Predicted 3D model of a 477-nucleotide part of an RNA (small-subunit ribosomal RNA, 3' major domain) from an uncultured bacterium.
[in-house]
Context: one part of a larger RNA
């Protein structure tokens, strides 16, 4: 000087408390451990691994296993030599395919000569040889890059000066204040940098302009008219403790009020200091070293990554009446659409099929929003629940046996609110309800977004956890 303390003081954070809803019990989905296996490819392991890499494993992917092939190689480039019946295509045979075989057909470009046919030279392609290619093989403790984390915590430093023999200190401590090393005052310090804040995006109000496909009016519609409103998207205004009262050192500021769409950082996002964890990644990529080179490379078929006594994490669906069934009907936002989205109509109980208007989309489509309202059921393992299994189907796709999603009929398991323990959340939040998108042929209870309905509680900081500042002890560095 740091680090640490079941030392002290001050102060924060859904840290506790006050509340609401969960997880832990059940069934299923998914990841992991373990076990099994020819293989169940690899990585990630307290917080900060475990619906994580994976925004989508039937083949492919694919790295794993079994078997069958190839060896200058699936891919790149150099040198030398060869090669017009050459490259390429390809019947046949064999085979699971890859591959092996190879009758038959049979080129291209440039230059020179030539009327042309063609000839010659060169190239391309191919073959041989040789340099080499190739490796998701190892080392993240050799590395770059990128990332997580403490933590959006308020800290981390420097120049000059001063103090100290020196390590170092001072500044950065102190008194107030703040979300903040934020600002004020004081002070052997005076300044400065990286952080904080602001500048950026979005949302909430208004004004001006803009005006189709949107909006308003007329019309059954086609269409017509309009520039008010909603909206679209450009520009601008507005919030700054600016104004008033009180408190305060008259300061910084705190507190109450006015006006205002909004009030003290208005809400949300982006933004992550010096550093820590030899944190993560050699399997995104790049890369040193090491290793393989008829194999640890490469091609193919099938299998596996989907196994299942079990254990854990994360979720979904429930255990019902604030509910289930049936009927009727209202109101979103944000997205996506050409190898696409697909309306009306017809067929089918249904998944879906036939067909194809319209739309390269403020125009057409996906698109039905759902929670809502009425009625019925009457507390029961039920009209709760929907696992499991049987049968019949639909769709995507070369192909759903291993191993897809969905539909219909039947079947109708556990489960009657969950031990110890443990998680999230302070407002348009939690809870609850549906909708869309990426990936994607198909496959979503995951992920990323969107809106609808819409709470309870916070006395307080003694305690648990994490953190900041000052101080103290130390046999630790």
């Nucleotide at each position: 000087u740091g680090a640490c303390g079941g030392g002290g003081g001050c102060c924060c954070g859904c840290a506790c408390a006050a509340g609401c809803g969960g997880u832990g019990g059940a069934g299923c989905a998914u990841g992991u451990g373990g076990u099994u296996u020819a293989a169940u490819u690899c990585g990630a392991c307290g917080c900060a691994a475990c619906g994580c890499g994976a925004a989508g494993a039937a083949c492919c992917u694919u790295a794993c296993c079994u078997g069958g092939g190839c060896u200058u190689g699936a891919c790149a480039u150099g040198u030398a030599g060869g090669u017009g019946g050459u490259a390429g295509g390809a019947a046949u045979a064999u085979g699971a395919a890859a591959g092996u075989u190879g009758a038959c057909c049979g080129a291209c470009c440039u230059g020179u000569a030539g009327c042309a046919a063609u000839a010659c030279a060169g190239g391309a392609g191919c073959c041989u040889a040789u340099g080499c290619a190739g490796g998701u093989g190892c080392u993240g403790c050799a590395u770059g890059g990128c990332u997580g984390u403490c933590g959006u915590c308020a800290g981390c430093u420097c120049g000059u000066g001063c103090c100290g023999u020196g390590a170092g200190g001072u500044g950065u401590u102190g008194g107030g204040u703040u979300a903040a090393g934020u600002c004020c005052c004081g002070c052997a310090a005076c300044g400065a940098g990286c952080g904080c804040a602001a500048c950026c995006c979005u949302u909430a109000u208004c004004c001006u302009c803009u005006g189709u496909u949107a909006c308003u009016c007329c019309g059954c519609a086609a269409g017509g008219a309009g520039g008010u409103c909603u909206c679209u998207g450009a520009g601008g205004a507005a919030a700054c403790u600016g104004c008033c009262g009180g408190c305060g050192a008259u300061g910084a500021g705190c507190u109450g009020g006015a006006g205002g769409a909004a009030g003290g950082u208005g809400g949300g996002g982006a933004u992550g200091a010096c550093g820590u964890c030899a944190a993560g990644u050699c399997a995104u990529c790049a890369u040193g070293g090491c290793c393989c080179u008829u194999a640890u490379g490469u091609c193919c078929a099938g299998g596996g990554c989907u196994a299942c006594a079990c254990a854990c994490g994360u979720g979904c669906u429930a255990c019902a009446a604030u509910g289930g069934g049936u009927a009727c009907u209202a109101c979103a936002g944000a997205g996506g659409g050409g190898a696409g989205c697909a309306a009306g109509a017809c067929c089918g109980u249904g998944a879906g099929g036939u067909g194809g208007a319209g739309c390269c989309a403020a125009u057409c489509c996906c698109u039905a929003a759902a929670a809502g309202u009425a009625u019925u059921c009457g507390u029961a393992g039920u009209u709760g629940g929907g696992a499991u299994c049987g049968g019949a189907g639909u769709c995507c796709g070369c192909a759903a046996c291993u191993c897809g999603a969905c539909u219909c009929c039947g079947u109708g398991a556990a489960c009657c609110u969950g031990g110890a323990a443990u998680c999230g959340c302070u407002a348009g939040u939690a809870a609850u309800c549906g909708c869309g998108g990426a990936u994607c042929a198909g496959c979503a209870c995951g992920c990323c977004g969107c809106g609808g309905u819409g709470a309870a509680u916070a006395c307080g900081u003694u305690c648990c956890c994490g953190g900041g500042c000052c101080u103290u002890g130390u046999a630790c560095a």